[in-house]
Context: one part of a larger RNA
């Protein structure tokens, strides 16, 4: 060197299981609900199976008979028209009694005495007679039909899981027959309601991980690198409309400050002179603009027009801007001209679907309608604004599949802000005295030991916090050694330098790491090793499934809150180590 045995687990991101944690999928399956939309259930009502008598009580129709004071008038004149006569022995006027209505002055209808009169155009009234007939309106009475609705009844429909008999193996069933209920009850169609009782589903997306938070369409300006365009959860801000004048012409006008001057009148109202080039105004953000005005007024009006539109700009698409000029017709203006809204740039919604005016278009033989088509226009915080449906919210630690180191937690890694260590000036305390010792306000390194940023290997797995065992390295040294300075006198000390040989704790509480406490020691060092070490142990803690408390939530459940409980595999192939053998 080379080949074995016997150990021991440091490594091989060791095996085993296409990560259970995270996050994605317009992926599942369960679960909840004041998510959506259905279904059972239940419930309402109408109608049939369902019928007879009574009664009360509503609607309409018909007959038949009453009902009606506004003043002025004998006086409770409904309305229109005929009309010069009508009622009356079938019994008037007038008394008596009884009843209705009633805005108590009267009207109507009946018994009964009575025994022949009793009303009308007259005077008043807008309308003349209920003398008389007809026709109708208001409000009302009686009958009579026809629809209803409510009570009370019957029995024959229908129920009886009440007796009894019969059929019969029968506590099934069906019959007969009694008693009971009875047109309910219960069933069928149709309807309104209710319905997590069941069921299918939905619960958006960006996003320094994902929730929470915010945001999602337009305009403006800065980022944005002198052409356009141009990203972030980059940095200010506005929109979601107004305006019949705040549009259109024509003709005028010129502002804000500021000095002086002038009754009430002032810092500042309105007048006057000057000065004063936009700092003013512009209907609203902000840029660009604009006094030749787009600013400010006064006439006068509706071009805030109808059919078009060379040609352009932008730009993936749909969309968007600009736009001279032609015809119709108008408006201002003397006219030449000017106008197709508004100083510009936000002020907004795509298709279906459905309404509504107009049409010389279609119109299932044909004429028509019904329905469409075409213009015009209307209805959408489809605001997740290019808009999935008219119509949608949660939970899973019971949970699973399919993916992701495209993406979190742990460990590496860059980074070094934080953070720990040095240094630099040197105010200032230190009696004085910056530097023995401390060191403001500031600088300027250094480490990779905390909190973090980033998300690069690892999601077809790299076991996490403490303990036990064993360690092993740095020195910015705890002890033990050497020295320098001192506001070291000596003993004690502070401070710095040099120094890694060897040291470098036992209880008590708590899972604790940390820490307090006892009680010792020269000294109880500070850190790195995947916060050294689970294919060494251990599992008390974190971090599955059970259950509880507090809160939270309707709820199913949750909770870096709390509590009990709660499965830790692997015979070592290789390196590597330690023993020991042979060539």
């Nucleotide at each position: 060197c080379c080949c074995g045995c016997g150990g021991c687990a440091a490594g091989a991101c060791g095996g085993a299981a296409a990560g259970a944690c995270c996050c994605c999928g317009u992926g599942a399956a369960c679960c909840u609900u004041c998510a959506c939309u259905a279904c059972a259930g239940c419930u309402u009502u109408g109608c049939a199976c369902u019928g007879g008598a009574u009664u009360u009580u509503g609607a309409g129709c018909g007959u038949u008979c009453u009902u009606g004071u506004g003043u002025a008038g004998g006086a409770u004149a409904g309305g229109u028209g005929g009309g010069a006569g009508g009622c009356u022995g079938u019994g008037a006027a007038a008394c008596c009694g009884g009843g209705a209505c009633g805005c108590c002055a009267g009207u109507c209808c009946u018994g009964g005495u009575g025994g022949a009169g009793c009303c009308a155009a007259c005077c008043u009234u807008g309308a003349a007679a209920u003398a008389c007939c007809a026709c109708c309106c208001u409000g009302g009475a009686a009958c009579g039909c026809u629809c209803g609705a409510g009570g009370u009844u019957c029995u024959a429909a229908c129920c009886u899981c009440g007796g009894a008999c019969c059929c019969c193996u029968a506590u099934c069933g069906g019959g007969u027959u009694c008693a009971g209920g009875g047109a309910c009850c219960g069933u069928g169609c149709a309807u309104g309601g209710u319905g997590g009782g069941u069921a299918g589903u939905u619960u958006g997306a960006c996003u320094g991980g994902g929730g929470c938070g915010g945001u999602c369409u337009c305009c403006u300006c800065c980022c944005a690198a002198a052409g356009a365009g141009u990203a972030a959860c980059g940095g200010a801000g506005g929109a979601g409309c107004a305006c019949g004048a705040a549009g259109g012409u024509a003709c005028c006008c010129u502002c804000a400050g500021c000095g002086c001057g002038g009754u009430c009148g002032g810092a500042a109202a309105u007048c006057g002179c000057g000065c004063a080039g936009u700092g003013a105004g512009u209907g609203c953000a902000a840029a660009g603009g604009c006094a030749c005005a787009a600013g400010g007024g006064u006439g006068c009006u509706u071009g805030a027009c109808u059919g078009c539109g060379a040609g352009a700009c932008g730009g993936a698409c749909a969309g968007g801007u600009c736009g001279a000029g032609c015809a119709g017709g108008u408006g201002c203006g003397a006219a030449a001209g000017c106008a197709g809204g508004u100083c510009u740039u936000a002020g907004u919604g795509a298709u279906c679907c459905g309404g509504u005016g107009g049409u010389u278009c279609c119109g299932a033989a044909u004429g028509g309608a019904a329905g469409g088509g075409c213009c015009a226009u209307c209805g959408c915080u489809c605001a997740a604004c290019g808009g999935a449906u008219a119509a949608a919210a949660g939970g899973u630690a019971c949970u699973c599949c399919g993916g992701g180191g495209a993406u979190a937690a742990c460990a590496g890694g860059c980074u070094g802000a934080u953070a720990c260590c040095g240094c630099c000036c040197a105010a200032g305390a230190g009696u004085u005295c910056a530097u023995a010792u401390c060191g403001a306000c500031g600088g300027c390194g250094g480490u990779g030991u905390u909190u973090g940023g980033c998300a690069c290997c690892u999601c077809g797995a790299u076991g996490u916090c403490g303990g036990c065992u064993c360690a092993u390295c740095a020195c910015a040294u705890c002890c033990u050694g050497g020295g320098g300075c001192u506001g070291u006198a000596g003993u004690c000390g502070g401070u710095c330098c040099c120094a890694a040989g060897g040291g470098u704790a036992u209880g008590g509480c708590u899972g604790u790491u940390c820490g307090c406490c006892a009680u010792u020691u020269a000294a109880a060092g500070u850190g790195g090793u995947a916060c050294g070490c689970g294919a060494g142990c251990u599992g008390g803690g974190u971090u599955u499934a059970g259950a509880a408390c507090g809160u939270c939530g309707u709820g199913a459940g949750a909770c870096a809150g709390u509590u009990c409980g709660g499965u830790c595999c692997c015979u070592a192939u290789c390196u590597g180590c330690c023993g020991u053998g042979g060539g």
Large-subunit ribosomal RNA, domain V from a Bacillota bacterium, 583 nucleotides, folded computationally. Model confidence (mean pLDDT): 85 of 100.